The RNA shown here (SAM riboswitch aptamer (S box leader)) has 99 nucleotides and comes from Chryseobacterium sp. JV274. NCBI's taxonomy places the organism under Bacteria, Pseudomonadati, Bacteroidota, Flavobacteriia, Chryseobacterium. The RNAcentral record of the sequence draws on ENA. Of the family's consensus pairs, 90% are formed in the model. It matches the Rfam family "SAM riboswitch aptamer (S box leader)". Gene Ontology term of the family: regulation of gene expression.
RNA sequence: GGCUUAUAAAGAAAGAUGGAGGGAACUGACCCCGUGAAGUCUUAACAACCUACCCAUUGGGCAAGGUGUUACGUUCAGCCUUUUAAGGAAAAAUAAGCA
Numbered sequence: 001g002g003c004u005u006a007u008a009a010a011g012a013a014a015g016a017u018g019g020a021g022g023g024a025a026c027u028g029a030c031c032c033c034g035u036g037a038a039g040u041c042u043u044a045a046c047a048a049c050c051u052a053c054c055c056a057u058u059g060g061g062c063a064a065g066g067u068g069u070u071a072c073g074u075u076c077a078g079c080c081u082u083u084u085a086a087g088g089a090a091a092a093a094u095a096a097g098c099a
Stems, first nucleotide, its partner, number of pairs: 002098006013043005021032003026078004044070003049066003053061003074091001079088004
């Protein structure tokens, strides 16, 4: 990287380093950013997919381990449906499993 399944309007940031970008890609919009972006590291936190454990029985708890996450709905629209504002799809992300 491919396939399958599940999930998402909730939640949770400080420091060091770095030095101009960032919010996945394309188009448009709207934002964040030298009062310091991305990336990296440390510590903390959130969540609870998997393992372990506890209680129970198909559910609840815990947070030790493996991941993930800590601006904006997955920032919004794009394709389809309709009551024009919502729903759905696609794509992407994460987890677990498979080859």